[in-house]
RNA sequence: GACCGAACAGGGCAAACCCAUUGAAAGAUGGGGGCGCAAAGCCAAAGGGGCUAAAGCGGCAAGAUACCCGCCAGGUCAGCCGGCUGCCGGU
Numbered sequence: 001g002a003c004c005g006a007a008c009a010g011g012g013c014a015a016a017c018c019c020a021u022u023g024a025a026a027g028a029u030g031g032g033g034g035c036g037c038a039a040a041g042c043c044a045a046a047g048g049g050g051c052u053a054a055a056g057c058g059g060c061a062a063g064a065u066a067c068c069c070g071c072c073a074g075g076u077c078a079g080c081c082g083g084c085u086g087c088c089g090g091u
Stems, first nucleotide, its partner, number of pairs: 002091004012037002017032006035079001041084003047081002049077003056071004
C1' cells in the first nucleotide's frame, strides 16, 4: 500500500416506535428505545437517485381571492449508489 472481517482490545453509532421542540411538508434537533451497522465517521457544491412542494408558474376566465389538480428545488435524505478519511486484527 492492497484486499479481507472468523476470532482479539477499547469500544462506538442507533432503525422502527413513543415524548418534546421545530418546519408548509419532506425532514431536523433533544430524551427514551434498539432494528441493525466495520465506516451507520465526514461530504447534498464531483455525480446519479429518492422524498417534499411553502413560494412561483399553469389549469384560471375581463379582473381578483380561496380550495383543488399539474409542473417545479437554490428545501431535504449520507442507514440508496457514490466520493473522501479512518480504529483494531488477519493475509